[in-house]
Context: one part of a larger RNA
Molecule: small-subunit ribosomal RNA, 3' major domain
Organism: uncultured bacterium
RNA sequence: UGACGGGGGCCCGCACAAGCGGUGGAGUAUGUGGUUUAAUUCGACGCAACGCGCAGAACCUUACCUGGUCUUGACAUCCCGGGAAUUUUCUGGAAACAGGAAAGUGCCUCGCAAGAGGAGCCUGGAGACAGGUGCUGCAUGGCUGUCGUCAGCUCGUGUCGUGAGAUGUUGGGUUAAGUCCCGCAACGAGCGCAACCCUUAUCUUUAGUUGCCAUCAUUUAAGUUGGGCACUCUAAAGAGACUGCCGGUGUCAAACCGGAGGAAGGUGGGGAUGACGUCAAGUCCUCAUGGCCUUUAUGACCAGGGCUACACACGUACUACAAUGGCCGGUACAACGGGCAGCCACCUAGCGAUAAGGAGCCAAUCCCGUAAAGCCGGUCUCAGUCCGGAUUGGAGUCUGCAACUCGACUCCAUGAAGUUGGAAUCGCUAGUAAUCGCAGAUCAGCACGCUGCGGUGAAUACGUUCCCGGGCCUUGUACA
Numbered sequence: 001u002g003a004c005g006g007g008g009g010c011c012c013g014c015a016c017a018a019g020c021g022g023u024g025g026a027g028u029a030u031g032u033g034g035u036u037u038a039a040u041u042c043g044a045c046g047c048a049a050c051g052c053g054c055a056g057a058a059c060c061u062u063a064c065c066u067g068g069u070c071u072u073g074a075c076a077u078c079c080c081g082g083g084a085a086u087u088u089u090c091u092g093g094a095a096a097c098a099g100g101a102a103a104g105u106g107c108c109u110c111g112c113a114a115g116a117g118g119a120g121c122c123u124g125g126a127g128a129c130a131g132g133u134g135c136u137g138c139a140u141g142g143c144u145g146u147c148g149u150c151a152g153c154u155c156g157u158g159u160c161g162u163g164a165g166a167u168g169u170u171g172g173g174u175u176a177a178g179u180c181c182c183g184c185a186a187c188g189a190g191c192g193c194a195a196c197c198c199u200u201a202u203c204u205u206u207a208g209u210u211g212c213c214a215u216c217a218u219u220u221a222a223g224u225u226g227g228g229c230a231c232u233c234u235a236a237a238g239a240g241a242c243u244g245c246c247g248g249u250g251u252c253a254a255a256c257c258g259g260a261g262g263a264a265g266g267u268g269g270g271g272a273u274g275a276c277g278u279c280a281a282g283u284c285c286u287c288a289u290g291g292c293c294u295u296u297a298u299g300a301c302c303a304g305g306g307c308u309a310c311a312c313a314c315g316u317a318c319u320a321c322a323a324u325g326g327c328c329g330g331u332a333c334a335a336c337g338g339g340c341a342g343c344c345a346c347c348u349a350g351c352g353a354u355a356a357g358g359a360g361c362c363a364a365u366c367c368c369g370u371a372a373a374g375c376c377g378g379u380c381u382c383a384g385u386c387c388g389g390a391u392u393g394g395a396g397u398c399u400g401c402a403a404c405u406c407g408a409c410u411c412c413a414u415g416a417a418g419u420u421g422g423a424a425u426c427g428c429u430a431g432u433a434a435u436c437g438c439a440g441a442u443c444a445g446c447a448c449g450c451u452g453c454g455g456u457g458a459a460u461a462c463g464u465u466c467c468c469g470g471g472c473c474u475u476g477u478a479c480a
Base pairs, nucleotide, nucleotide: 001480002479003477004476005475007474008473009472010471011470012469013468015464016463019428020427021426022425023424026319027318028317029316030315031314032313033312034310035309042053043052064305065304066303067302068301069300070299073129077128078127079125080124081123082122083121086103087102088101089100090099091098092097107118108117109116110115131294132293134292135291136290140288141287142283143282144281145279147277152191153190154189155188156187157186158167159166160165171182172181173180197271198270199269200268202239203238204237205236206235207234208233211229212228213227216226217225242265245259246258247257248256249255321421325380326379327378328377329376330375331374337368338367339366342361343360346357348355349354387418392413393412394411395410396409397408398407434456435455436454437453438452439451440450
């Protein structure tokens, strides 16, 4: 100087407390451990691994296993020889591949022509080399997590100290903040904080189609039409919030408390933004890369299988156990988004998943597209039920070369556990929790996951003694 203390002081945080809803019990989905297996590819392991890499394993992916094959190679550059490229087709085979047949002669330069040379592509050969999701994340770059959006981390000059170092950065107030003020052997500065950026909340101006319809006319199923751009909205430019104003407290300070005006008030809400560093944290399976290893194989191609196994254990979710509910009928209101190998109106068939036709739309124009919870009416009356939907049987639909291993969905039948969950444990402070649906990426198909969007919309916070994490000062130390 740090680190540590079941030392002290001050202060924060859904850290506790006060509340609301869960997890832990059930069934299923999914990830992991374990076990099994020819293989169940690999990585990730307290917080910070476990719906994680995977924004989507039937083949492919795929790295694993079994079998069949290749050896200058599936891919790159160079050299030599042959051939236009290419298309169609036959035989063997699971395919890879092997062997044959037919059609076919382009482009550029020279040349009357024959022909010669060249580019591109295919193919044979020799070797330099290719290749490796092989090892090492404890050799690395890059990227990322975490403490933590915590308020810290440092430097120059000066001063003090033999020195390591100290001072500044401590102290008194204050703040979300090393934020600001005052004081002070310090005076300044840098990286952080804040602001600048995006979005949301209010208003103005500009603009008015594909958007809108108050007034006028016209009519209808309908802003459909004439007309209009006021309103909504769209999207660009501005305004607006700064403790600016008033009162009080305070050291005449910084600031705090209350008030006015205002759409918004003291960082308005949300996002992006992550200092010096810590964990030899994670990743050599994104990529790049040192070293090592491999080279008729640890490389490459193909078919099938596996990653989907199942006594069990754990994590994360979904669905429930019902009446604040289930079912039936009627009826209302969104936002973000996506669409041409696409979204699909409408019509017809089907109980349905869907299918046969078929218009519009490269989209503020057409389509996805009926939002659901809600509201109105009816029924069920506390039961393993008209709750719950697992499992299983049958019949189908769709995608796709192909749904056996191993897809999703529909209909009929079946109708398991489950009556609110032990010890323990998680999230959340407001348009939040809870609850309800919708969209998108990936994607042929497949979503209870993920990322967004809107609808309905609470309770509680006395307080900081305690648990956890963190910041500053101080103290002790057989620690570095």